A computed fold for a 73-nucleotide RNA from an uncultured Opitutia bacterium, annotated as transfer RNA. It was read from a public genome assembly. Its mean pLDDT, the model's own confidence on a scale to 100, is 83. Rfam family: tRNA. It is annotated as a transfer RNA. Rfam links the family to the GO term triplet codon-amino acid adaptor activity.
């Protein structure tokens, strides 16, 4: 140099091209307790790496890009 993956919340992960991007851990606040753990309930928090095209409509298709990972020379 060259191939395939994979990037979505503080973490891990979910989402047929169509509802308000949905979970679980984690943080906040509650209820239970003599407290505390646990349990339940309620709530914060991402518009999906980046920049472009395609579509009425993109996390999803597609192209460039940038990181990371594997494999090959």
């Nucleotide at each position: 140099g060259g191939g395939c993956c994979c990037u979505u919340a503080g973490c891990u992960u979910a989402a047929u091209g169509g509802u308000c991007a949905a979970a679980g851990c984690a943080g906040g606040g509650g209820u239970c307790u003599c407290a505390u753990a646990a349990a339940c309930c309620c709530u914060u928090g991402a518009g999906u790496g980046c920049c472009g095209g395609u579509u009425c409509a993109a996390a999803u298709c597609c192209g460039g890009c940038a990181g990371g990972g594997c494999c090959c020379a």